The prediction has a mean pLDDT of 83. Predicted 3D model of a 108-nucleotide RNA (SAM riboswitch aptamer (S box leader)) from a Chloroflexota bacterium. Of the family's consensus pairs, 94% are formed in the model. The sequence was found by an Rfam model in a public genome assembly. The organism belongs to Chloroflexota, within Bacteria.

RNA sequence: CUUUCAUCAAGAGGGGUUGAGGGACACGGCCCGAUGACACCCCGGCAACCGGCGGAGACCCGCUGCGGUGCCACAUCCGUCCCGAUUGAGAACUGGGAAAGAUGAGAG
Numbered sequence: 001c002u003u004u005c006a007u008c009a010a011g012a013g014g015g016g017u018u019g020a021g022g023g024a025c026a027c028g029g030c031c032c033g034a035u036g037a038c039a040c041c042c043c044g045g046c047a048a049c050c051g052g053c054g055g056a057g058a059c060c061c062g063c064u065g066c067g068g069u070g071c072c073a074c075a076u077c078c079g080u081c082c083c084g085a086u087u088g089a090g091a092a093c094u095g096g097g098a099a100a101g102a103u104g105a106g107a108g
Base pairs, nucleotide, nucleotide: 001108002107003106004105005104006103007102008101013043014042015041016040017039021032022031023030026080027079028078029077044072045071046070049068050067051064052063053062054061055060076100081097082096083095084094
């Protein structure tokens, strides 16, 4: 980098360094940010994918948190593409899906 499967409205902040943009990309919207965001480091925490223990014996369930990851503003911040409900129709709103992305576990 490609690919398969699962999950993505819950949860979890203090300090230090730095100094202007940041919330993945494009556009639109909405937010965060000199009362210092984003990023990096330290400490702390959350969760339970892998792991460990137990049950069950296709898929599964419970417990644990020493280990490997991950995560700690906003739904993956929201929309964009498709289908449906509402409407005479459109707009708007709303439900579902797709695409893209993130994370984990496998495969190449």